About this RNA: Transfer RNA from an Oscillospiraceae bacterium, 73 nucleotides, folded computationally. Its Rfam family is "tRNA". NCBI's taxonomy places the organism under Bacteria, Bacillati, Clostridia, Eubacteriales, Oscillospiraceae. The sequence was found in a public genome assembly. Model confidence (mean pLDDT): 81 of 100.
RNA sequence: GCUGUUAUAGCUCAGCCGGUAGAGCACGUCAUUGGUAAUGACGAGGUCAGCAGUUCGAGCCUGCUUAACAGCU
Numbered sequence: 001g002c003u004g005u006u007a008u009a010g011c012u013c014a015g016c017c018g019g020u021a022g023a024g025c026a027c028g029u030c031a032u033u034g035g036u037a038a039u040g041a042c043g044a045g046g047u048c049a050g051c052a053g054u055u056c057g058a059g060c061c062u063g064c065u066u067a068a069c070a071g072c073u
Stems, first nucleotide, its partner, number of pairs: 001072007010025004019056001027043005049065005
């Protein structure tokens, strides 16, 4: 220098052929207990790496950039 993969909640990851984002763990409140732990219920938490484009509509499609990893030279 070239190519490929990945980037979504604090962490690990889903998200079907484009229709307005979820789970587990962690966190908060409540219940339970004499008290903790465990368990159960409820809740909060997201500019979907960034900038543009296509579209009525983009986490998803296209281009570029950034970062991590891998390969080639």